RNAcentral holds the sequence, with entries from ENA. Predicted 3D model of a 72-nucleotide RNA (transfer RNA) from a Microcaldota archaeon. Its mean pLDDT, the model's own confidence on a scale to 100, is 82. Rfam family: tRNA. It is annotated as a transfer RNA.

[in-house]
RNA sequence: GGGCUGAUAGAUCAACGGCAGAUCGCCUCUUUGGCGUAGAGGAGGCUGGGGGUUCAAAUCCCCCUUAGUCCA
Repeated sequence: GGGCUGAUAGAUCAACGGCAGAUCGCCUCUUUGGCGUAGAGGAGGCUGGGGGUUCAAAUCCCCCUUAGUCCA
């Protein structure tokens, strides 16, 4: 220098172009003498940045940033 893959909640990851979710973690309540377990509920996201296509973009297209990997 070139190819490929990834970037989404605090962590690990999902998500046919049509309400952005799960598990763990965190908070509250119930249960316990207390802790834990268990049960119920809740908070937490400009979907890496910019632009384009579209009625509608995490998703498609272009550029950039960054991580991994391969080739030279």